Bacterial RNase P class A from an uncultured Pseudomonadota bacterium, 457 nucleotides, folded computationally.

[in-house]
RNA sequence: CGAGGUGACCUAGUGAUCGCCGGCGGAGGACCCAUCCGGGUCUCGAAGCGGGAGGAAAGUCCGAGCUCCAUAGGACAAGGUGCCGGGUAACUCCCGGUUGGGGCGACCCAGAGGAAAGCGCAACAGAGAGUAGACCGCCAGGGCAUCUUCGGAUGCGUUUCGUUGGCUCCCCACCAUCAUCCUUCGGGCACGGGGGUGGGAGGAGAACGAGUCGGGCAACCGACGGUAAGGCUUAAAGGGUGCGGUAAGAGCGCACCGGCAACCUCGGUAACGGGGCUGGCCAGGUAAACCCCACUUUGGAGCAAGACCAAAUAGGAAAGCGCUACGGGCGGUCCGCUCAGCUUUCGGGUUGGUUGCUUGAGCCUGUCGGUAACGGCAGGCCUAGAUGAAUGAUCACUACUGCAGACUCUGGCGACAGACCUGCGGCACAGGACUCGGCUUACGGAUGCCUCGAACC
Numbered sequence: 001c002g003a004g005g006u007g008a009c010c011u012a013g014u015g016a017u018c019g020c021c022g023g024c025g026g027a028g029g030a031c032c033c034a035u036c037c038g039g040g041u042c043u044c045g046a047a048g049c050g051g052g053a054g055g056a057a058a059g060u061c062c063g064a065g066c067u068c069c070a071u072a073g074g075a076c077a078a079g080g081u082g083c084c085g086g087g088u089a090a091c092u093c094c095c096g097g098u099u100g101g102g103g104c105g106a107c108c109c110a111g112a113g114g115a116a117a118g119c120g121c122a123a124c125a126g127a128g129a130g131u132a133g134a135c136c137g138c139c140a141g142g143g144c145a146u147c148u149u150c151g152g153a154u155g156c157g158u159u160u161c162g163u164u165g166g167c168u169c170c171c172c173a174c175c176a177u178c179a180u181c182c183u184u185c186g187g188g189c190a191c192g193g194g195g196g197u198g199g200g201a202g203g204a205g206a207a208c209g210a211g212u213c214g215g216g217c218a219a220c221c222g223a224c225g226g227u228a229a230g231g232c233u234u235a236a237a238g239g240g241u242g243c244g245g246u247a248a249g250a251g252c253g254c255a256c257c258g259g260c261a262a263c264c265u266c267g268g269u270a271a272c273g274g275g276g277c278u279g280g281c282c283a284g285g286u287a288a289a290c291c292c293c294a295c296u297u298u299g300g301a302g303c304a305a306g307a308c309c310a311a312a313u314a315g316g317a318a319a320g321c322g323c324u325a326c327g328g329g330c331g332g333u334c335c336g337c338u339c340a341g342c343u344u345u346c347g348g349g350u351u352g353g354u355u356g357c358u359u360g361a362g363c364c365u366g367u368c369g370g371u372a373a374c375g376g377c378a379g380g381c382c383u384a385g386a387u388g389a390a391u392g393a394u395c396a397c398u399a400c401u402g403c404a405g406a407c408u409c410u411g412g413c414g415a416c417a418g419a420c421c422u423g424c425g426g427c428a429c430a431g432g433a434c435u436c437g438g439c440u441u442a443c444g445g446a447u448g449c450c451u452c453g454a455a456c457c
Base pairs, nucleotide, nucleotide: 001453002452003451004450005449006448007447009445010444012398013397014396015395016394017393018392020052021051023049024048028044029042030041031040032039033038054429058440059439061438062437063436064435065434066302067301068300069299073335074334075333076332078297079296080295081294082293083097084096085095086094087093098112099110100109101108102107113292114291118290120286121285135231136230137227138226139225140159141158143156144155145154146153147152160210161209162208163207164206167205168204169203170200171199172198173197174196175195177193178192181188182187211224212223213222214221215220239257240256241255242254243253244252258282259281260279261278263276264275265274266273267272306355307354308353309352316346317345318344319343320342321341327339328338329337362381363380364379365378366377367376368375369374400426401425402424403423404422405421408419409418410417411416
């Protein structure tokens, strides 16, 4: 110097003229009483003195204060949150931490409980997407061909489909039972072992049928397997690397690594993190899918909520259902409580005023505690309350800022920076309506700290 990250702040100023709203103020004015002094009422009211939009006032998304519905009682349903700890009146908010993800980094993001309670979904592709697999391949059997050192080597084609039963293993569910191991003596190991009962045609075997290949004149005989290492597909494919083993392979075995589980141990309030030992246990994704679990809210509606005053009308008429609680009592269902009215149609009056309405979980300064959010203490301040809806208009100057030009001064070792002058521009997003705490969105300016890169010394 450039590009980024993050924190808090400001969101123009001064003057003049004219014009608004409200508060204090009260010269005067009107009316009434009165002999005078004087007193009272008024929706009249001058001068003067103060005050008059935002950091988002937007969105109307959360949370509350407050008000009303006769009691706002209970349950279900419904809704919300979803790692741990803290803050707060409360919250889906804020702070800190843990875990996971993104970035070279400063930092940022999170849809962060449960997939083995159940029920679903994953197009297409692929052999196969979770009781998840055999397409290309590799091996083996018997067969054919060639070569042969007669051990074998190479090549070719074949090895299929269906049914039946729980018959055997296997898988699933339920029932009871189980230590000599560990233990914090509660239990764990145990989603395990063995036993019983019931189911399952997915895996291996079995029986039957059809079919294929080979041998044989025929009858008939033999085979109809093994594998998931390699490759393909996909967003995702049966832990990874290596060695051994095998007919070829496979955690089949072993070593290391990863994940998972039990036990032990260290740190931490915890979420969680580190370590040791044992075990081939290797059990996919999706819950912002329904759902389950934990905690939590819950009767509802909202300032156009409500309260009061004045005025006016029609305390209106008809029909139906009720007066035993069908029904009404402001989201749904039920219970409880309570009420004689309730529902529909037609028709009438009022649309005025006051209040709610701004002193607040308020703001500012200092100090103490805390990593922080925030809290305590002391002192200071009062900052719109309109109601078709006020705070505006014009002029001048200044501030800030963009571009261009000019050639001086200042700082620096230097790369560079600042000051000054002239011209042309810009000055964003945008305005209350009961109040407050947040979140989200729109947007201008200057600035502190940090990261990366280049240049200079």